A computed fold for a 74-nucleotide RNA from an uncultured Clostridia bacterium, annotated as transfer RNA.
Model confidence (mean pLDDT): 81 of 100.
Its Rfam family is "tRNA". By type it is a transfer RNA. Its family is annotated with triplet codon-amino acid adaptor activity in the Gene Ontology.
RNA sequence: GUGGCUUUAGCGUAAUAGGAUAACGCAAUCGCCUCCUAAGCGAUAGAUUCCCGGUUCGACCCCGGGAAGUCACA
Numbered sequence: 001g002u003g004g005c006u007u008u009a010g011c012g013u014a015a016u017a018g019g020a021u022a023a024c025g026c027a028a029u030c031g032c033c034u035c036c037u038a039a040g041c042g043a044u045a046g047a048u049u050c051c052c053g054g055u056u057c058g059a060c061c062c063c064g065g066g067a068a069g070u071c072a073c074a
Base pairs, nucleotide, nucleotide: 001073002072003071004070005069006068007067010026011025012024013023019057028044029043030042031041032040050066051065052064053063054062
């Protein structure tokens, strides 16, 4: 330099042909339990879905450009 893949909560992942308030596990916070801690149980909070623009009544999803990471080739 060329091509492919990935980017969603602190971490790991979902989201079925474009359609509900973006979901789950771990972690966090609070409570229950316990003499205390851990484990267990319950509740709560946490996201500009990498960025900019476009299409659409409607975009995590489609299109264009860019960024970061990764793999292959050169």